A computed fold for a 71-nucleotide RNA from Trichechus manatus latirostris, annotated as transfer RNA. It matches the Rfam family "tRNA". Rfam describes the family as follows. Transfer RNA (tRNA) molecules are approximately 80 nucleotides in length. Rfam links the family to the GO term triplet codon-amino acid adaptor activity. The RNAcentral record of the sequence draws on Rfam. The source organism's lineage runs through Eukaryota, Vertebrata, Euteleostomi, Sirenia and Trichechus manatus.

RNA sequence: GCAUUGGUAGUUCAAUGGUAGAAUUCUUGCCUUCCAUGCAGGAGAUCUGGGUUCGAUUUCCAGUCAAUGUA
Numbered sequence: 001g002c003a004u005u006g007g008u009a010g011u012u013c014a015a016u017g018g019u020a021g022a023a024u025u026c027u028u029g030c031c032u033u034c035c036a037u038g039c040a041g042g043a044g045a046u047c048u049g050g051g052u053u054c055g056a057u058u059u060c061c062a063g064u065c066a067a068u069g070u071a
Stems, first nucleotide, its partner, number of pairs: 001070007010024004018054001025043006047063005
């Protein structure tokens, strides 16, 4: 340089067009003499820009970053 794959909560991963879910994290309350464990609630995210569409995490293009392969 070229090709392929990927970018989603602080972290690890889901979500095949109808406004994103789980675990963990943080936090509030309950329990406990206190801590830990446990229970209930809350907070927190779609890499950037544009196109298609009534509607885009999803489809298309460009960019950017990372990984892999090749020279």